A computed fold for a 75-nucleotide RNA from a marine sediment metagenome, annotated as c-di-GMP-I riboswitch aptamer.
The coordinates come from a structure-prediction model, not an experiment, and the mean pLDDT is 85.
Its Rfam family is "c-di-GMP-I riboswitch aptamer". Rfam links the family to the GO term cyclic-di-GMP binding.
[in-house]
RNA sequence: GGCAAACCGCGCGGAAGCGCGGGACGCAAAGUCGAGGGCCUAAAGCGGAGUUGCUGAGGCGGCCAGACUGCCGAA
Numbered sequence: 001g002g003c004a005a006a007c008c009g010c011g012c013g014g015a016a017g018c019g020c021g022g023g024a025c026g027c028a029a030a031g032u033c034g035a036g037g038g039c040c041u042a043a044a045g046c047g048g049a050g051u052u053g054c055u056g057a058g059g060c061g062g063c064c065a066g067a068c069u070g071c072c073g074a075a
Base pairs, nucleotide, nucleotide: 002027003026007022008021009020010019011018012017025062031068032067033066036064037063038060039059040058045054046053047052
C1' cells in the first nucleotide's frame, strides 16, 4: 500500500442473498474459480391437504478442503 464484517442509505430479488455508497470487525491471499464437502433459501416444479413436505446448474465462499494467480520497500 490492499481488502472490508456488523450496521446505515439507495437499488435488485419470491427468499437466501446481491450491487453501489458510507462504515471497519477482522484478513498475509478476505485475489480468482467452483456440478468437492458443508450451510442457507424454495419462487417455479412435484407431492400432500390443513397452510405443509421434497427438490437447486438459486445463494454463501469471511465454514472446510482444493486448483490457478500474485504488488512495493526493508531486514